[in-house]
RNA sequence: AAAAGGCAAACCUGCCGUGAGGUAGGGACGCAAAGCCGAGAGUCUUCCACUUUCGUCCGAUUGGACGGAAGAAAGAUAGUCUGGUUGCCGAA
Numbered sequence: 001a002a003a004a005g006g007c008a009a010a011c012c013u014g015c016c017g018u019g020a021g022g023u024a025g026g027g028a029c030g031c032a033a034a035g036c037c038g039a040g041a042g043u044c045u046u047c048c049a050c051u052u053u054c055g056u057c058c059g060a061u062u063g064g065a066c067g068g069a070a071g072a073a074a075g076a077u078a079g080u081c082u083g084g085u086u087g088c089c090g091a092a
Stems, first nucleotide, its partner, number of pairs: 006031002011026006029079001035085003039082003042077005050071009
């Protein structure tokens, strides 16, 4: 390269999730790993709780309640990259 095939973006519908997103069906933008793995990064999300801080109210003992902001933390993404691992064909 060819051959046999494979996967399935956006979008639509159902279900799950606070959300990013996942999943089933339809659908094909594309993909030689667009098979699998959240290990290192990047990007995205934030219900409850945690830390710091600001404001309001209550209290008088060293606090309590409510609301806001930031951080941390948790999660998502393998079709963002690196990495690990498995794999079709066979001119080289």